[in-house]
Molecule: RNase P RNA; transfer RNA
Organism: Desulfovibrio sp. OttesenSCG-928-F07
RNA sequence: GGAGCCGGACGGGCUAGCGCUGCGCGUGUUUACAUGCGGGGAGGAAAGUCCGGGCUCCAUAGGGCAGAGCGCUGGGUAACGCCCAGGAAGAGAAAUCUUCGGCAAGUGCAACAGAAAGUAAACCGCCCUCGUAAGAGGGUAAGGGUGAAACGGUGGGGUAAGAGCCCACCGGUUGCCGUGGCAACACGGCAAGCCAGGUAAACCCCGUUCGGAGCAAAACCAAAUAGGAGAGCAUAUGGCCGGCCCGGUCUGCUCUCGGGUAGGUUGCUUGAGGCUGUGAGUAAUUGCAGCCCUAGAUGAAUGCUAGCCUCUCCCAAAAGGAUGACAAAACCCGGCUUAUAGUCCGGCUCCUAUU
RNA sequence: GUCUCCGUAGCUCAGUUGGAUAGAGCGAUAGCCUCCUAAGCUGUAGGCCACAGGUUCGAUUCCUGUCGGGGACACCA
Numbered sequence: 001g002g003a004g005c006c007g008g009a010c011g012g013g014c015u016a017g018c019g020c021u022g023c024g025c026g027u028g029u030u031u032a033c034a035u036g037c038g039g040g041g042a043g044g045a046a047a048g049u050c051c052g053g054g055c056u057c058c059a060u061a062g063g064g065c066a067g068a069g070c071g072c073u074g075g076g077u078a079a080c081g082c083c084c085a086g087g088a089a090g091a092g093a094a095a096u097c098u099u100c101g102g103c104a105a106g107u108g109c110a111a112c113a114g115a116a117a118g119u120a121a122a123c124c125g126c127c128c129u130c131g132u133a134a135g136a137g138g139g140u141a142a143g144g145g146u147g148a149a150a151c152g153g154u155g156g157g158g159u160a161a162g163a164g165c166c167c168a169c170c171g172g173u174u175g176c177c178g179u180g181g182c183a184a185c186a187c188g189g190c191a192a193g194c195c196a197g198g199u200a201a202a203c204c205c206c207g208u209u210c211g212g213a214g215c216a217a218a219a220c221c222a223a224a225u226a227g228g229a230g231a232g233c234a235u236a237u238g239g240c241c242g243g244c245c246c247g248g249u250c251u252g253c254u255c256u257c258g259g260g261u262a263g264g265u266u267g268c269u270u271g272a273g274g275c276u277g278u279g280a281g282u283a284a285u286u287g288c289a290g291c292c293c294u295a296g297a298u299g300a301a302u303g304c305u306a307g308c309c310u311c312u313c314c315c316a317a318a319a320g321g322a323u324g325a326c327a328a329a330a331c332c333c334g335g336c337u338u339a340u341a342g343u344c345c346g347g348c349u350c351c352u353a354u355u
Numbered sequence: 356g357u358c359u360c361c362g363u364a365g366c367u368c369a370g371u372u373g374g375a376u377a378g379a380g381c382g383a384u385a386g387c388c389u390c391c392u393a394a395g396c397u398g399u400a401g402g403c404c405a406c407a408g409g410u411u412c413g414a415u416u417c418c419u420g421u422c423g424g425g426g427a428c429a430c431c432a
Stems, first nucleotide, its partner, number of pairs: 001351010012309007020041002023038006043326001047337002050335005055214004062246004067210005072086005087100005101205002106203002108199002123144002125140006152170006171195002173192008218266004228257006238250003259431003273292008312322003356428007365381004374412001383399005405421005
C1' cells in the first nucleotide's frame, strides 16, 4: 500500500425570531378562559408485534389429559427462543462464520429413471448344469448401467464364479475400562464382523417450560334512557373459563335487535433507571459508594424561517450551487428481527514492498 | 393501541399425508356460424403461486423474516 473479518460509538452543531404542547409561579373577578415569566419536550431502531417479564382482573392460579414452544454442555438473568464461555460437525488459505436431542425405539415417505429404494432385488455381465443351437434352470452384488441417494475401503486367502464368507491393515459404530474436564466431550486401551443409508422445519419418542385475558387490563366519579323485545340454555345448568374433565366460586347467563352516553380522574411514568469510580468474574453479568431525574400527549405537541459552521457531491481551485438516510413515543421494561445517507474509533488475518 | 385472518391468471376461486408440464368458471383474443351483432362451437395467450432466505433429492404446500390487504374490540341499562 492492497484485500478481508469482527466489535463499538454517533445519527448534524450553535445563535436569533415566530409558533405548538404539558408543568410550576403570577395577573385579569372565582371556575372556565386569556395573558406574562421560568423550566421540560422522540429513537437507535420509538417499527414488526416475533419471544420473555413486570403490572391489573379472573381463585393466593390448583390437579389431570390434550395442545403449543424450546432442544449439544456449563454459566448469566426477574425471565427468555436472549447473552457469555466452551464442545462437536461443516465452510474458508487465515482472521472468522454457520449449524446443533433421538431415524442404533416404532410407523410413514422417496415422483421420474432403474433389475432393485431397504432384513429387498438378477437388466447386462460372470460362473455351473442341461441342450447341436436358440434358449431354460440355478448360483453370484466383484464389474457395467440408472438415480439426489444402491449396504465400508485396500490387499490376500477362498471359490465353479463370487461375496466380511475368512484373514491382515485402515475407517466407522456400539459396549466396557482408564486418564483429563463440573459437563458436553477429547485421548488411550480392550472386545464384538456389529458395518446399522436419507428424512423428525414427517408422525412420533425423550427431556424441559407454559392457567387465561390484556391499560380498549382494572378502579372511581359524572351524565343520559323505552330499566325494553325476540331467540337459546337452565339447577350441578350456565357464567368466571377463549380446548376438555375434576375442583373452586357466583346466581341467572349468552346472542341478536332496539335505546342512551360517548365526559373526567386514577392507573401514568422513579425504573430489573442512568452516569462515574471501584471490587469479583476469562466473559455475559454482578456487589458497593457517590451523583443525576431525563416526554407523558388523548384527534393526539416535539415544527418552520434566517445566519454561521460542519459532512458528502459538482467544479482544476476559489466563488457559487445541490444534498443530509431509516423513520417518529402512547402502560412500562429485557431481548430478537428488519430498515438506515453517511462519519469516527478499536482489534485481528492474509498478500506485496522497504528497513 | 390490542387481538386475529388472508395473499394462486385481468376478476372469482380449486389445488393433502411435498413429486414431474399448477387447474376451473367469467373475461381477453383469433377463427367458424350470421346480411350484421348477440348467443353458440373450436382454438390460443395470460402465473417467477406477494417477496426473500432456509429444511429437503425435490416447496404453492413445511419453517423463519419482510411487504401488502381485510376483520373484531368503548361504556351504561